[in-house]
């Protein structure tokens, strides 16, 4: 230094719920509690998919419905990029 995560030591991060006079049309995001669990549950929105639907389109009973990402999910996969320890 590779490869790998059996085990062990330091730790790490934090689901769904809870509150919020906090951002957002919403999906969702922030800050606090509390841990289901994660060996990358650290970063990234390049690619699949997955969510919403303000503004736009269609329609006109002027109501709703459908479509549609420039919005978002990184704890959905898959790819980069980086990392803590060291059994074999």
């Nucleotide at each position: 230094g590779c490869c790998u995560g059996u085990u062990a030591a330091g730790g790490g991060c934090g689901a769904c719920c809870c509150c919020g006079a906090c951002c957002g049309a919403a999906a969702g995001g922030c800050g606090g509690g509390c841990a289901c669990g994660c060996a990358a549950a650290a970063u990234c929105a390049c690619c699949g998919g997955c969510c919403u639907a303000a503004a736009g389109a269609c329609c006109u009973u002027c109501g709703a419905u459908u479509c549609u990402a420039c919005g978002g999910c990184a704890g959905c996969g898959g790819g980069a990029u980086u990392g803590c320890c060291g059994a074999c």
Molecule: c-di-GMP-I riboswitch aptamer
Organism: Methylonatrum kenyense